Model confidence (mean pLDDT): 82 of 100. Predicted 3D model of a 71-nucleotide RNA (transfer RNA) from an archaeon. It matches the Rfam family "tRNA". The family's RNA type in Rfam is transfer RNA.
RNA sequence: GCGCUCGUAGUAUAGUGGUAAUAUGCUGGCUUCCCAAGUCAGCGUCCCGGGUUCAAUUCCCGGCGGGCGCA
Numbered sequence: 001g002c003g004c005u006c007g008u009a010g011u012a013u014a015g016u017g018g019u020a021a022u023a024u025g026c027u028g029g030c031u032u033c034c035c036a037a038g039u040c041a042g043c044g045u046c047c048c049g050g051g052u053u054c055a056a057u058u059c060c061c062g063g064c065g066g067g068c069g070c071a
Base pairs, nucleotide, nucleotide: 001070002069003068004067005066006065007064010024011023012022013021018054025043026042027041028040029039030038047063048062049061050060051059
C1' cells in the first nucleotide's frame, strides 16, 4: 500500500429498515442482627460525517479505530 472483518450502556454481547434488548455494573427499596445471596424499581448505549428512504443501529459512500490476511 491492497483486501477482508468488527465498532451498540462502565464491561460482555443480541438485534440487520418501523420508538434498541439481555446479562453484569451502578443507585434506591424490600428481606437480614449485619454482610452476602435473593427480589422489586430506576440509571445508562447504536464510532464520526454524508447519501438513499415517509422512516437508518440496519442499506450505500467516505473517514477514524481494533483484528486478520497479502505484498
RNAcentral holds the sequence, with entries from ENA and MGnify. RNAcentral records the identical sequence in 4 taxa.